RNAcentral holds the sequence, with entries from ENA.
This is a predicted structure of a 72-nucleotide RNA (transfer RNA) from Amphidinium carterae.
The coordinates come from a structure-prediction model, not an experiment, and the mean pLDDT is 84.
[in-house]
RNA sequence: GCCUGUGUAGCUCAGUGGCAGAGCAUCAGACUGGUAAUCUGAAGGUCCAGGGUUCAAUCUCUUGUGCAGGUU
Numbered sequence: 001g002c003c004u005g006u007g008u009a010g011c012u013c014a015g016u017g018g019c020a021g022a023g024c025a026u027c028a029g030a031c032u033g034g035u036a037a038u039c040u041g042a043a044g045g046u047c048c049a050g051g052g053u054u055c056a057a058u059c060u061c062u063u064g065u066g067c068a069g070g071u072u
Stems, first nucleotide, its partner, number of pairs: 001071007010024004018055001026042005048064005
């Protein structure tokens, strides 16, 4: 240089064009003599960036970019 994969909550990751989700973590409550464990609830997201397609884009196309891998 070229090719491929990947970027979504603090972390690990789902998400087949129409509401953005789970587990863990955090916070509050219940339980306990008090912790832990358990149970209930809450908060937390410009979905990497620009542009295009579409009535509608995390999702499709394109350019850029971060990361990982392959190849000369």
The organism belongs to Amphidinium, within Eukaryota.